The RNA shown here (c-di-GMP-I riboswitch aptamer) has 90 nucleotides and comes from Syntrophaceae bacterium UBA6078. The sequence was found by an Rfam model in a public genome assembly. NCBI's taxonomy places the organism under Bacteria, Thermodesulfobacteriota, Syntrophia, Syntrophales, Syntrophaceae. It matches the Rfam family "c-di-GMP-I riboswitch aptamer". Gene Ontology term of the family: cyclic-di-GMP binding.
RNA sequence: UUUACUGACGGGCAAACCUUCCGAAAGGUUGGGGCGCAAAGCCACCGGUUUAAGUCUGCGUACCGCAGAUAUGGCAGCGGGGCUGCGAGG
Repeated sequence: UUUACUGACGGGCAAACCUUCCGAAAGGUUGGGGCGCAAAGCCACCGGUUUAAGUCUGCGUACCGCAGAUAUGGCAGCGGGGCUGCGAGG
C1' cells in the first nucleotide's frame, strides 16, 4: 500500500421484552435490557415489506358508518446499490 478472507485485544452498536415521550397507525424516541452485528455507520435510488390519518371509489345511509384502493408515512437489524470509516490478524 492492498485486502473479495478471519475465530476480534481494547473500544463500538443493540433484537425481543419492560419503560418515557411523539404519532392515526406502522414506527421513532428516553432509560433499562442483550438476541445478535466487522460497517447493526449514513442515504428510501431499485426490489421487497409494513401502516392507511388524509384522499379516491363503492355500499348502506345521513353528514355518519362500513368495505376496497392508495405513501405523501415507515423499515438501512430483508436483499441489491451509493457514500464514508476505526483498529487487530492473515